Model confidence (mean pLDDT): 80 of 100. This is a predicted structure of a 111-nucleotide RNA (Glycine riboswitch aptamer) from Lapillicoccus jejuensis. NCBI's taxonomy places the organism under Bacteria, Bacillati, Actinomycetota, Intrasporangiaceae, Lapillicoccus. The RNAcentral record of the sequence draws on Rfam.
RNA sequence: CCAACCCACGUGGGAGAGACCCCGGGGUGACCCGCUCGCGGGGCACCAGCCGGGGCGCCGAAGGGGCAACACCCCCGGAACCUCUCAGGCGCCAAGGACCGCGGGGGCGAG
Numbered sequence: 001c002c003a004a005c006c007c008a009c010g011u012g013g014g015a016g017a018g019a020c021c022c023c024g025g026g027g028u029g030a031c032c033c034g035c036u037c038g039c040g041g042g043g044c045a046c047c048a049g050c051c052g053g054g055g056c057g058c059c060g061a062a063g064g065g066g067c068a069a070c071a072c073c074c075c076c077g078g079a080a081c082c083u084c085u086c087a088g089g090c091g092c093c094a095a096g097g098a099c100c101g102c103g104g105g106g107g108c109g110a111g
Base pairs, nucleotide, nucleotide: 001111005107006106007105009103010102011101012100013099018056020055021054022053023052024051025050026047027046028045029044031042032041033040034039035038057090058089059088063086064084065083066082070077
C1' cells in the first nucleotide's frame, strides 16, 4: 500500500396479502324540521394515512422464535428466501421492505 470480508451512510431496483365488517367520536357536503336569521335537532354520503376500540380472514422479504446435516462423552453449538406468525403488514400511491447493483467513508487484513 492492498484483495477478500464486515459495518454504517447515500443512491437505484425490490414481492405478498380485505378499497373487510361493527361501534364511538370528529370534520365536510347537500337535504328536512324548528326558530329569536343565527343557532339547534334528524337521518344520508364521503374522509383507505382524522382519532379510538372490537371482530373475522389473509401475507411474510424489517425484527423475533424454531429446526436438518454436521459436531459432541454430556451439555452447549448448529442456516435459510424453510417454518411459526409474537411483532409488522394487507386497493392505487406514500411509508416500510429481506435481497441485489453503484458510490465514497470506516474497520480488519490474506499477501